[in-house]
Context: one part of a larger RNA
Order: sequence, then structure tokens, then C1' cells
RNA sequence: AUUGAACGCUGGCGGCAGGCCUAACACAUGCAAGUCGAGCGGUAACAGGAAAGAAGCUUGCUUCUUUUGCUGACGAGCGGCGGACGGGUGAGUAAUGCCUGGGAACAUGCCUUAGUGUGGGGGAUAACUAUUGGAAACGAUGGCUAAUACCGCAUAACGUCUACGGACCAAAGGGGGCGCUGCAAAGAGGGGGACCUUCGGACCUCUCGCGCCAAGAUUGGCCCAGGUGGGAUUAGCUAGUAGGUGGGGUAAUGGCUCACCUAGGCGACGAUCCCUAGCUGGUCUGAGAGGAUGAUCAGCCACACUGGAACUGAGACACGGUCCAGACUCCUACGGGAGGCAGCAGUGGGGAAUAUUGCACAAUGGGGGAAACCCUGAUGCAGCCAUGCCGCGUGUGUGAAGAAGGCCUUCGGGUUGUAAAGCACUUUCAGUUGUGAGGAAGGCGGUAGCGUUAAUAGCGUUGCCGUUUGACGUUAGCAACAGAAGAAGCACCGGCUAACUCCGUGCCAGCAGCCGCGGUAAUACGGAGGGUGCGAGCGUUAAUC
Repeated sequence: AUUGAACGCUGGCGGCAGGCCUAACACAUGCAAGUCGAGCGGUAACAGGAAAGAAGCUUGCUUCUUUUGCUGACGAGCGGCGGACGGGUGAGUAAUGCCUGGGAACAUGCCUUAGUGUGGGGGAUAACUAUUGGAAACGAUGGCUAAUACCGCAUAACGUCUACGGACCAAAGGGGGCGCUGCAAAGAGGGGGACCUUCGGACCUCUCGCGCCAAGAUUGGCCCAGGUGGGAUUAGCUAGUAGGUGGGGUAAUGGCUCACCUAGGCGACGAUCCCUAGCUGGUCUGAGAGGAUGAUCAGCCACACUGGAACUGAGACACGGUCCAGACUCCUACGGGAGGCAGCAGUGGGGAAUAUUGCACAAUGGGGGAAACCCUGAUGCAGCCAUGCCGCGUGUGUGAAGAAGGCCUUCGGGUUGUAAAGCACUUUCAGUUGUGAGGAAGGCGGUAGCGUUAAUAGCGUUGCCGUUUGACGUUAGCAACAGAAGAAGCACCGGCUAACUCCGUGCCAGCAGCCGCGGUAAUACGGAGGGUGCGAGCGUUAAUC
């Protein structure tokens, strides 16, 4: 000088930050990932409409019942996208990691750009319904139905693969051309003039989507070199081991894997083994070199009760997915089942020690959706804590009879001390009352241009007008009111080291960072007066330089 600190005494306000370093211990409860009806069949609930019936009578309304997905919507279901992001933790990992710099044999959903296509069919299945098993979790069987779900067919190049022929080459291989075979798709919504119409549409058009191909961007996978702790009281280690050939496998290179062949490969420039540890940008210290460290924030990695495995998918071997095994907890009708806070709060435990079972999606960002919107313990805020840094205040001026009291005294006095009182002022902050920005961009409705179009529909976009959206929030700020009113402590005073006297005690009680104090005049123990240093803090302990 510093700290994610703790402890003791004390404690007025605000701003900004930080807050389980220990048990990767176990977890009650709530929430943390959904969304799309403009993909689909539909209609459990809510609201509206329509029809039928009944009642009341005010004779065209009210109430009730039934029916009807007709409309707004929508439980459950099929389907799509997202649950691989965001959030947490640091157990493992001394190198399959990280950092820096290179490399070639790859993939890349959504997004952007360009080209091209989107034809015509089929069979199912959930929901539902019927029967039925089970305590439950969850099933079984029969029947019905839809799709942007699933499967054939057609179409096919600049793409992929196989084979053949020709040319070139020493070979592996590279480039160009021709033919054959195989591989694709899905629709939805808005609007509309003529013509057709079963009045739904066909058709046209716009928007969104879908298939193939190419390029980009982004992201990711892989390889190499150098750097990145300690121990030699660890000196030898290694059979898929090191290399080759050929199969397999992967998005891709490769002993990644397998068969065969060769016998290699690493190591005192420290292999192997053991211990410790996430790495970095940074942080602390220091004049620097260096040393120590890796909380918060950011990048990368690893993990998700423990161990193992794959599935789906553009992406996982997947924290709030699946399967198996194990430990633990819970339910059970004993046959069998359920669970995973190292998400946010919170509980027990451990510990010197670390917070609320808060508010809101208003903003920023993310997922879904055409949008409105929905979801979001990410995030924005609020609560608690002097944990840290910074700022402000606890009054200002005047005031000598140098009051009283305290303490000391050589008894003259000295000191506390302009300190107080008194007098004159001020009102920051806190308090009360009022006023009051900014964080709001957007959204919705209307309207005028422009683009698209056959179109003045519709849609997109720009401008204008109107309306509307704030958790924080009793916001920040500002104004008024009242009154010095509500606001100072802690450590030290022998030397180091700024600051001295008296009383008590008598090697006792005690102090102490080091030297050392205390055995009857203790500036070193305890108290008092006085003083010194810091100040909403001050000391102590721990730790680093």
C1' cells in the first nucleotide's frame, strides 16, 4: 500500500460498487422455456351470435333450457421452430485445456445475395370413440379422421456416385468433354376485374413459406509450433505402442478402428510416476525488473446426484431430455413407481463469515409468431449489510467576569479555555407539505405520397394527425415550512512513534509488535485530568507485495 475479509467498540445521510472464499453437503415450497389456430383435425372451458322451445308480461324485450365451431378465442392432441442460447459452478483437468502465432482435409439451422423449381398421387396415425389392465405411474386392443406429419411417381444440373471409352503423365493424381442410372419439394394467409363455378373455389396478384444449386457472412470441428506449477527421497517408460500398405469409419485429416508387414517411438533440453491447480484479459504491490493472485466484469474450457451409453437434431453424447447401473430421499394396495437447486429466492448443515421464499417485463436482449402478443428469477429495479471507495453533515460569527466545576500546584497560581453560557445569524442533510423531468423507442387508428399490381383492393414503406405504453416511484431535481433544532467516536501518549502529570497497585494485578515495564515516589500496569492521531469510523487479527 492492498483485501470478496472477520472480530471488538461506535454509528447521521447519500452516490457507486460488492456480498457462501467453508460441505461439487443434503434439500421442503414457489417460480426459472416456451410459442405458433396465418400448418392440422377439432371444441374441454370462457365470451358473443344464430335457431328452436318455455316462462314473465311492458307485445318486443328480459330470463331460463336445448341445439349449432358460426365468430372471438382455445384445454388436450398431431405438426413446426426453440428447449445445444441465456443462467450456475470450478469437482475434474499440468494438457484431448488455456494463451500467442500458423495450417488444411471439413461442416454450418436462422440471416444476406444470385439462379431455378414448387407437378401429380397414395397409405396411415394421434386426438376422438368402444372395450379393458393397474393403487398409482402409466398402459393394451378394436374402430374413425387431418395436415407444412409420412411414402411412392414425374421433372434434373453448375451438384454427387459408379462404370466404360479416349487423351496426358513414370506413378499417385489433376483438368476438360460425352452417354447411362439414381436422388427434390408443401403449402398457408390477404385482396380481386373479366371468364368458369358444386359459390368452397379454379384463375390472377401480393406476402410468408418449401426444394435444389452457387456464393457470402457467422459459428463450430481438426492439425502444428512455442509458452503455461512443484517433486529425481520418481530414471527408465511404451504392443495399437512407432511407422507403412489396404479395408472400415467420420462433416473432415489421422492407429480413430481393423487385417497384414516392419521394429520402432519417448527420455537428464527431465520421459514415466506422485502431489497441487481450471487457463487468460486482468487484479494487488513495486521506481522498474519482479513477486503474489485469477472474487466481481469479459473470453475460452470442463461439469450438471455418481458412473456409463446412445437417440433426435444444423448443432448435444444434452443442468430443469431419454436409457442402463449405483448411492440417497419419497409414495405404495408390496405387484411397482417418483426425484435430482453447481438456475432465482429460500431451508437445514458446515463455518470466523456472506443478503429477500420482493416488483416488473417499462427499458435492453433472447425464443416463438405475419403481427398484435405470449414467455423470459436473462435483465432492469427495489430490500438487507459501514463490506469497500467517494461525497456531505453533526453548525457559523462574536463572546474574558479568562465564570462555575474538574485536574494540577512551589498555594502565588496554572490548565481545561473562546471552550461553555450569553448575543447575533444560517438551515446543507434528515423531517413535513407541494411541484415535477428523463429513462418512450415503439404499438394502435386515421390520412397523404412512393413501391408492388390489371387495380383507386390488399400488402410494404415514408411523412403528418390523434390515441396509448414506466417496475423503479412517495423517482431525480425544484420550491415552501419550522427550529441549532435530530447526528462523534475509536485507538494511542517509555523508545522505535506524534502526544505527560496525579492517584491506586507494589515482580502482585497486569502490559507487550521488538527492546522490555511492575519488588513503595511506575510518563510502560489500572483510573483520572490533559494531550496526540484518525474520524462515521477507529483499532485488532488474518493474508499479499

RNAcentral holds the full RNA, with entries from ENA. The part of an RNA shown here (small-subunit ribosomal RNA, 5' domain) has 545 nucleotides and comes from an uncultured prokaryote. It matches the Rfam family "Bacterial small subunit ribosomal RNA".